[in-house]
RNA sequence: UGCGAGAUCGUCUAAUGGUAGGACGCUUGACUCUGGAUCAGGAAAUGGAGGUUCGAAUCCUUCUCUCGCAACCA
Numbered sequence: 001u002g003c004g005a006g007a008u009c010g011u012c013u014a015a016u017g018g019u020a021g022g023a024c025g026c027u028u029g030a031c032u033c034u035g036g037a038u039c040a041g042g043a044a045a046u047g048g049a050g051g052u053u054c055g056a057a058u059c060c061u062u063c064u065c066u067c068g069c070a071a072c073c074a
Stems, first nucleotide, its partner, number of pairs: 001070007010024004018054001026042005047063005
């Protein structure tokens, strides 16, 4: 430098263009002498900027970053 893949709650992982969900963690309450376990709640995310569309995590363009492959240099 080229090609390909990827970026979603703190972590991991879903979501045919139509309410962004689940697990773990965190937190509140119940239970308990206390803690743990269990049960019931709660907070928490779509990498940035544009475009298409009635509607974008999803499609298009561009930028940033990560990974892989190739090339180049040493």
Molecule: transfer RNA
Organism: Thermoflexia bacterium